[in-house]
Bacterial RNase P class A from a Planctomycetia bacterium, 392 nucleotides, folded computationally. Model confidence (mean pLDDT): 77 of 100. Taxonomically the source falls in Planctomycetia (Bacteria, Pseudomonadati, Planctomycetota). It was read from a public genome assembly, where an Rfam model found it. Its Rfam family is "Bacterial RNase P class A". About the family: Ribonuclease P (RNase P) is a ubiquitous endoribonuclease, found in archaea, bacteria and eukarya as well as chloroplasts and mitochondria.
RNA sequence: CGGGGUGACCGGGUGAUCGCGUCGGAGCAAUCCGCCGAGGAAAGUCCGGGCUCCACAGGACGAGGUGGUGGGUAACGCCAACCGGCCGCAAGGCCCGGGAAAGUGCCACAGAGACCAGACCGCCGAUGGCCGCGUUCGCGCGGCUCAGGCACGGGAGAAACGCUGGGGUAAGAGCCCACCGCCGCUCCGGUGACGAAGCGGGCACGGCAAACCCCACCUGGAGAAAGGCCAAAUAAGCUGGAAUUCCCGCCAACAGCGGGGGUGGCGCGGUCCGCGCCAGUCGACCAGCGGGUAGGCCGUUUGAGCUGCACGGCAACGUGCGGCCUAGAUGCAUGAUCGCCGCGGUCCCGCGAGGGGCCGCACAGAACCCGGCUUAUGUGUCACCCCCCGCG
Numbered sequence: 001c002g003g004g005g006u007g008a009c010c011g012g013g014u015g016a017u018c019g020c021g022u023c024g025g026a027g028c029a030a031u032c033c034g035c036c037g038a039g040g041a042a043a044g045u046c047c048g049g050g051c052u053c054c055a056c057a058g059g060a061c062g063a064g065g066u067g068g069u070g071g072g073u074a075a076c077g078c079c080a081a082c083c084g085g086c087c088g089c090a091a092g093g094c095c096c097g098g099g100a101a102a103g104u105g106c107c108a109c110a111g112a113g114a115c116c117a118g119a120c121c122g123c124c125g126a127u128g129g130c131c132g133c134g135u136u137c138g139c140g141c142g143g144c145u146c147a148g149g150c151a152c153g154g155g156a157g158a159a160a161c162g163c164u165g166g167g168g169u170a171a172g173a174g175c176c177c178a179c180c181g182c183c184g185c186u187c188c189g190g191u192g193a194c195g196a197a198g199c200g201g202g203c204a205c206g207g208c209a210a211a212c213c214c215c216a217c218c219u220g221g222a223g224a225a226a227g228g229c230c231a232a233a234u235a236a237g238c239u240g241g242a243a244u245u246c247c248c249g250c251c252a253a254c255a256g257c258g259g260g261g262g263u264g265g266c267g268c269g270g271u272c273c274g275c276g277c278c279a280g281u282c283g284a285c286c287a288g289c290g291g292g293u294a295g296g297c298c299g300u301u302u303g304a305g306c307u308g309c310a311c312g313g314c315a316a317c318g319u320g321c322g323g324c325c326u327a328g329a330u331g332c333a334u335g336a337u338c339g340c341c342g343c344g345g346u347c348c349c350g351c352g353a354g355g356g357g358c359c360g361c362a363c364a365g366a367a368c369c370c371g372g373c374u375u376a377u378g379u380g381u382c383a384c385c386c387c388c389c390g391c392g
Stems, first nucleotide, its partner, number of pairs: 002387008012341007020037002023034004039363001043374002046372005051223004058273004063219005068082002071079002083097001084095004098214002103212002105208003120154002122150003128145007162180001164178004181203001182201005188195002227298004237289005245261006263279006305324008342361008
């Protein structure tokens, strides 16, 4: 110089003329002045919460979610660190990361054979048979091959029941040996997941659980159109939905009232328990018909908030001491026009400083709030790290 990796930041500026929204101040009013006024993703609605209601709020099953270890956090499926595996020369990146000997299931096709298997091609083949040559007539050599032996090699496949090197054998094979791999034990390091060393052993125990499943941990539902308050108006709206049984007390007794048991209806995401409310109908709750209102206020932005420094920690982050307040609309604001400047790219002119022309400035708009993840995106800047080449 070039290429790559990781992290962070910015999200054009300014002037003029007009125009908006909340809040504050002045003014009788018209109006005037001032502070502030869309994001890094506001998006997706995928996770986790705060808050509100069901509702006083539990248990079990079912259903769903996560899945290495220790931390962080309000919490998480998130973040940081580490372990293991894979990719990359590397910086770094990725993850279906518990269990296949609890059970069930699948591994199509090809192939001999796909769980405890297997002979298509192939290798060997004593003795036996056939052929040829030689013969000292005992037989020897060579070839083909039967019976038989092999699972090494090849083929096929996503995958073949350990790899490599050697010994051994008729030919082979963990048959044997060395090393690695696998399993077990001991010891050491580490909070741990795990790792190193030593010894021994059998060379034996495929894959898929983002298949059902088992194990560990976690989980009520709904949602700001949540949910409250005020005012006003209407038809004091109407209809339907539950067996009152037993006991005790008050009373002369019935009725009635009170208490208790049982039972019925309704509500609590599915089921059961349990709990709550209501109970002879006036009503808890549910279902339906009809009518009125569609106004105003709260929720609604001071927060698990942002930020400076110090300390602790590898880090995520935490603690302490300071600083700051940065939309709150609801007929839904934050804009329009003009000019200048800025940033980037490219071309031309110029010795240079510099000048000129052309092009570009993205993705995109709060609506209860917050922590994440994911997706979209034009520029530019900074820091650290890796690799190649050149020079010193």